[in-house]
RNA sequence: ACAUGCAAGUCGGAUGCGAAGGCUGGUUUCGGCUGGUUAGUAGCAUGGCAGACGGGUGAGGAACACGUACUUAACCUGACGCGUGAUGGGGGAUAGUCUCUCGAAAGAGGGUUGAAUACCGCAUAGGCUCCUAUGGUGGAAGGCUAUAGGAGGAAAGUUGGCCUCUGCGAGCAAGCUGAUGUCGGGCGAGGGGGGUGCGUCCUAUUAGCUAGCUGGUAGGGUAAUGGCCUACCAGGGCGACGAUGGGUAGCUGGUCUGAGAGGAUGAUCAGUCACACUGGGACUGAGACACGGCCCAGACUCCUACGGGAGGCAGCAGUGGGGAAUUUUGCGCAAUGGGCGCAAGCCUGACGCAGCAACGCCGCGUGAGUGAAGACGCCUUUCGGGGUGUAAAGCUCUGUCAGUGGGGACGAAGGUCUGGUGAUGAACAGUUAUCAGGCGUGACGGUACCUGCGAAGGAAGCCCCGGCUAACUCCGUGCCAGCAGCCGCGGUAAGACGGAGGGGGCGAGCGUUGUUCGGAAUUACUGGGCGUAAAGCGCGCGUAGGCGGCGUGCCAAGUGCGAAGUGAAAGCCCUCGGCUUAACCCCGAAAGUGCAUAUGACACUAUGAGACUUGAGUAUGGGAGAGGGAAGCGGAAUUCCUGGUGUAGCGGUGAAAUGCGUAGAUAUCAGGAGGAACACCGGUGGCGAAGGCGGCUUCCUGGACCAAUACUGACGCUGAGGCGCGAAGGCGUGGGGAGCGAACAGGAUUAGAUACCCUGGUAGUCCACGCAGUAAACGUUGAUCACUAGGUGUAGUGGGUAUUGACCCCUGCUGUGCCGGAGUUAACGCAUUAAGUGAUCCGCCUGGGGAGUACGAUCGCAAGAUUAAAACUCAAAGGAAUUGACGGGGGCCCGCACAAGCGGUGGAGCAUGUGGUUUAAUUCGACGCAACGCGAAGAACCUUACCUGGACUUGACAUCUCGGGAAUUCCGUUGAAAGACGGGAGUGCCUUUAACGAGGAAUCCGAUGACAGGUGCUGCAUGGCUGUCGUCAGCUCGUGUCGUGAGAUGUUGGGUUAAGUCCCGCAACGAGCGCAACCCCUAUCUUCAGUUACCAUCAGGUGAUGCUGGGGACUUUGGAGAUACUGCCCCGGUUAACGGGGAGGAAGGUGGGGAUGACGUCAAGUCCUCAUGGCCUUUAUGUCCAGGGCUACACACGUGCUACAAUGGUAUGUACAAAGGGAAGCGAUCCCGCGAGGAGGAGCUAAUCCCAAAAAGCAUAUCAAAGUUCGGAUCGGAGUCUGCAACUCGACUCCGUGAAGUUGGAAUCGCUAGUAAUCGCGGAUCAGCAUGCCGCGGUGAAUACGUUCCCGGGCAUUGACACACCGCCCGUCACACCAUGAGAGUUGGCUGUACCAGAAGUCGUUGGGCUAAC
Repeated sequence: ACAUGCAAGUCGGAUGCGAAGGCUGGUUUCGGCUGGUUAGUAGCAUGGCAGACGGGUGAGGAACACGUACUUAACCUGACGCGUGAUGGGGGAUAGUCUCUCGAAAGAGGGUUGAAUACCGCAUAGGCUCCUAUGGUGGAAGGCUAUAGGAGGAAAGUUGGCCUCUGCGAGCAAGCUGAUGUCGGGCGAGGGGGGUGCGUCCUAUUAGCUAGCUGGUAGGGUAAUGGCCUACCAGGGCGACGAUGGGUAGCUGGUCUGAGAGGAUGAUCAGUCACACUGGGACUGAGACACGGCCCAGACUCCUACGGGAGGCAGCAGUGGGGAAUUUUGCGCAAUGGGCGCAAGCCUGACGCAGCAACGCCGCGUGAGUGAAGACGCCUUUCGGGGUGUAAAGCUCUGUCAGUGGGGACGAAGGUCUGGUGAUGAACAGUUAUCAGGCGUGACGGUACCUGCGAAGGAAGCCCCGGCUAACUCCGUGCCAGCAGCCGCGGUAAGACGGAGGGGGCGAGCGUUGUUCGGAAUUACUGGGCGUAAAGCGCGCGUAGGCGGCGUGCCAAGUGCGAAGUGAAAGCCCUCGGCUUAACCCCGAAAGUGCAUAUGACACUAUGAGACUUGAGUAUGGGAGAGGGAAGCGGAAUUCCUGGUGUAGCGGUGAAAUGCGUAGAUAUCAGGAGGAACACCGGUGGCGAAGGCGGCUUCCUGGACCAAUACUGACGCUGAGGCGCGAAGGCGUGGGGAGCGAACAGGAUUAGAUACCCUGGUAGUCCACGCAGUAAACGUUGAUCACUAGGUGUAGUGGGUAUUGACCCCUGCUGUGCCGGAGUUAACGCAUUAAGUGAUCCGCCUGGGGAGUACGAUCGCAAGAUUAAAACUCAAAGGAAUUGACGGGGGCCCGCACAAGCGGUGGAGCAUGUGGUUUAAUUCGACGCAACGCGAAGAACCUUACCUGGACUUGACAUCUCGGGAAUUCCGUUGAAAGACGGGAGUGCCUUUAACGAGGAAUCCGAUGACAGGUGCUGCAUGGCUGUCGUCAGCUCGUGUCGUGAGAUGUUGGGUUAAGUCCCGCAACGAGCGCAACCCCUAUCUUCAGUUACCAUCAGGUGAUGCUGGGGACUUUGGAGAUACUGCCCCGGUUAACGGGGAGGAAGGUGGGGAUGACGUCAAGUCCUCAUGGCCUUUAUGUCCAGGGCUACACACGUGCUACAAUGGUAUGUACAAAGGGAAGCGAUCCCGCGAGGAGGAGCUAAUCCCAAAAAGCAUAUCAAAGUUCGGAUCGGAGUCUGCAACUCGACUCCGUGAAGUUGGAAUCGCUAGUAAUCGCGGAUCAGCAUGCCGCGGUGAAUACGUUCCCGGGCAUUGACACACCGCCCGUCACACCAUGAGAGUUGGCUGUACCAGAAGUCGUUGGGCUAAC
């Protein structure tokens, strides 16, 4: 929006007509005609009652619609009940039927006939209605009521029975009797109409609304009040206690939730309202403005002959559409209820049942017992085991549900028939009440229930297992796939994803989604807040309102007690009862905190009355003050003007420049002009409500304070709106304008610099009059009152004491500061000037952003102000405090950190490492300091991990098992080698045995499988080791104390030190790891011991030499000791720690150097030293071998060497070390070679011998400023050594060659004394290879004012950081997306006002027509 069926009919006992077909007769010309029956049935029509109930829906409505309590003295009421009176006598129509006409239909019109409980007069009638008059009652009224008079107004029959009376007389009629109906009037019950109080959503970004609007008078209308309507009169009525407008919504009992108060909601059931396609309207009726009635208009659908008609599921089913989604076109009137009927009965999609849907609630089952130290399977594992798990199987039982067979209800009483007994009655009729008996009534339904049979047989899922929150492992995956309610999981070991095993929860359900309440004290009435978290209006005056001192009496509105009424039923709660239980149902009780009624109480509040003085105010005296307004006056300074002096600069800055100045500036002197502001005093001083107020004088004026008395008598406090004041900046008009100075201009700075700095400079700043109305308008703290420890300043003014006087001192009141206790606070803090404890009133807040924005409104000249959202978005934003880290924050301190110095690097050539590139491979690692001459203390093979090629597969290496030989050794073939193939020699050791033999250990070969192997990956899975901050002075603990806590204290503070070193102080007292010391080397001395070292003295010897005897003195070696401790003196300091100076001493304030590295940081480095989890590999990522590569080369960087020269090179001569190494070694003298080296070999297991020459130095000579006699790269040639082998790819020697380079840009490194610089020597590694590394000695400086700056560090402090400044974070732009706007327009909905046309209909008026009864 609706196809189809059904949902409201019934009555013949109100009435008129009245079939057909069938069955069965008669008759027939077989075409029919005519009877009986069906049947006075079906049906049609008049009439009565019912269709206003029952059933559905929630569109509208913010309203007396609903709820509740009143009221109607302003009303109505069919059917029903009770009692009362009546029911007489007439009349004419009409539907239908029949017939004619029109129309497609719906339907309409004419004629004939013709009934009633239809309709209409007449009669009669009261206590009915109306009028008049007089009373009563009552608070009043249209109430009730009495008397008298007048007027008006009713009716309908139907039906059962009987014959007592009358008539005909069989019986019937009149009559009697009963039932039912009709009419008048009264009462009741139930129902309805009207009125009133209170309650009932959001919005003020809706503040004014109202013309029948408010009231009155008169009338109309209604059942009835009323502006409900009309006329006239008056000008009212409503509103901040929210009118009017807008939005939304049916209301209630109840329902859900909640401890409650509340919040949300209005399905089922019940009460009520409204609606019935949309809008309007009336008719009928007791009742409607009527869901299945009528009329009109509209939209839609259908029929049509195109002229016209029909319809209304928000009744029950059902259909389409929409939607996430919502059932059968079922059975029955058996019960309950309703309509009609006398009744039987008929009707009833109300209702009773059944069907569909786990949609909800409730109950039940899917089995029970026993059964292993525990099967299989699966999962897991530390490989031993553990879990699933008594679970299963097996054995013994039970029988609900389902299945099948049999039986089988309650729900049924009415009703009707017959009989009995009462009532009525004249009556034995009839009717009626009751009793008994008979008959028959069940949709559900062969359903509930009972029972036989058989069988554990047919019956378990869903979600979850990181925390919240009960429940854990494995595998897969690898910021992927995915999960997620919040926090958050996932980037190779995921209890968070997916699977599995196991576990947890609930269970015919489980989980998700949506919604409401709760938790949420997170709108706080119960029950919150506003200094810093969101939140006190910028300040005052004051209206309404709220609140209000003390005592008396009045009243009884609030208030509190009890009483009675109501608060429907159902529901909730409680006690019984019925279904086997429960859900469910039934009975009773309680509750319903509300509203209204009447009585009594009077403490408090309120009302009105009259008192009081303490709150508040007034009067008198006094002093203080940048309080306000107006007028006048003053000096200093800046600038400008005039004149003088005077000359080249001035000015300005980090440095400059623009600018000013030779036309005379700046500077300086004198005079003048003008404007603005008032130094010192000056002060956490004063005044004011706040904003704010500062030279001096005068005038006008407000407030506060102190003192003492008098007066008024609560006059008070707060304060929504309102009114006023209100910094700076801004606006308007007119003045003024010295200085300063937005805008603007120029100069600088800068990557840029629309800035900071400089030179100028306009508005403005100033005055007058207006506007504006905001600030970090802040004490971020509203106003008022009361109470609650103190201490100490300061301003004003009193009192006391004292003095000649001024002070000092004590003590009040008012203001203004600091400190601090209780208390409070999240903490910080506040603390009689509260943020404490109470009271009153106002304002304001409710996560961050959007946003104090948009729109609207008000104000404004404008700028703008006030009021003030939402969409959307985030999971935080924020406060206080704590510990760290950081800062181009501040303070203190240190370090070759800077500075002061000396020498380098960066430029050249080469060496070496790295990046890059190249390559078959150029193995790998290390990357700021803290990778880059690093791992590597030494890559030709090896090393070697890389590449190419050739080989092996239990393997090069380990353990076990089996077999054989057993050690070991030699040779051949082939090959690049590894290897492959083949041959020969040869047995031992231990145990046992008489012997043969057997067994075993080391070892070799072969076989099998367990396994080996991996310099493969992960240093972000690890151990260990190491680097670094940093040899910086720090890092912690116990107990105690403080703090809600994180934490603090100790460890901070005052000093001092190299030092958390020490001293002093201190709610701390102690302790540990670090510092220092103890250890080693070195500097001085003593002692002991002396050879291989030494040689002063003695002796011997030589060409010379500690060469020899000897010595133990010295040097030296290496054992043991000593020494240095601020010990002593002076000064400073707190009588300290300590510092400065001095003496003595080899050395002086840790003497110099080394070793020694706290808690920790950097996911620092290393899986390629080693160890190791996991992963990967296993005829290869393992193993062996040959060759190659790690050595490449356009280039870039790091670290070094050598130089660029004369403080030097070259040549010759000559002096002085220390510390080391040496047996597969160092290797002397001597010989050879220019040399590297060779030959040879003494000595040396080394204070004995060797390496071994130290070099710079010193002396002499030469070179003379040059690419050189500097420099030595590169290249050519010739060699030597090591080694299996120097091609790729070693070192060295000789001859020749003789490159770059003339001191190095920006930048950067080391060093503070035996240091830097410079000179050589040795060692490890090593066959060989050193400019590297590790050591040794020789020569041997300069400088440090100092801590402003750079870097790093330590301590305390401060900030929006905490993967901690490589942090955090702001804005623009680009792209994409989301939300919200604007937009030429286009389109829909709602609505105000005015007007035009106007259907049906009602009322009135006018006119016409018709009409039997009057």